[in-house]
Molecule: transfer RNA
Organism: Candidatus Peribacteria bacterium
RNA sequence: CGGGGCGUAGUUCAGUUGGUAGAAUGCACGGCUGGGGGCCGUGUGGUCGCUGGUUCGAGUCCAGUCGCCCCGA
Numbered sequence: 001c002g003g004g005g006c007g008u009a010g011u012u013c014a015g016u017u018g019g020u021a022g023a024a025u026g027c028a029c030g031g032c033u034g035g036g037g038g039c040c041g042u043g044u045g046g047u048c049g050c051u052g053g054u055u056c057g058a059g060u061c062c063a064g065u066c067g068c069c070c071c072g073a
Stems, first nucleotide, its partner, number of pairs: 001072007010025004019056001026044007049065005
């Protein structure tokens, strides 16, 4: 310098034919139990790495850019 992959909740990830974002875990509260552990219920959560564009509508498509990883030179 060229090519490819990844970036979404505190953490690990899903969401890949564009229709307005979820799971598990964590945390808070409550219940069951004599207590612990365990189980159950409710709640708490994210400007989807950043900027711009396309569209009635973008996590998703396009362009640029940042970080990490891999391949090539």